[in-house]
Molecule: transfer RNA
Organism: Planctomycetota bacterium
RNA sequence: GCCGGAGUGGCGGAAUCGGCAGACGCACAGGUUUCAAAAACCUGCGAGGCAACUCAUGCGGGUUCAAGUCCCGCCUCCGGCACCA
Repeated sequence: GCCGGAGUGGCGGAAUCGGCAGACGCACAGGUUUCAAAAACCUGCGAGGCAACUCAUGCGGGUUCAAGUCCCGCCUCCGGCACCA
C1' cells in the first nucleotide's frame, strides 16, 4: 500500500430486514431484612433539564418522513495479502 472485520453508557453486550438506541448481565446508588455485615429481595441507574423536552451508537458530511444499520471521506484497533531495496 491492497482486501476484510470491528468501534454503542462505568464494564460486557443486544438491536443482523432502515422504524421507541442501550434488551439482558455486571458494577454502582437508595431501601427492606440483620445487633452488625454477607446473602437475598425491591427500586433507580447514558448526558443535560424542575419539567416539557433536547442531545447521544469513533469523527465529519450525505440520502431518507425516519440511519447504530445505507452512501462518501477520515481516525483507531484486529486479521489476511503485498513490499522489505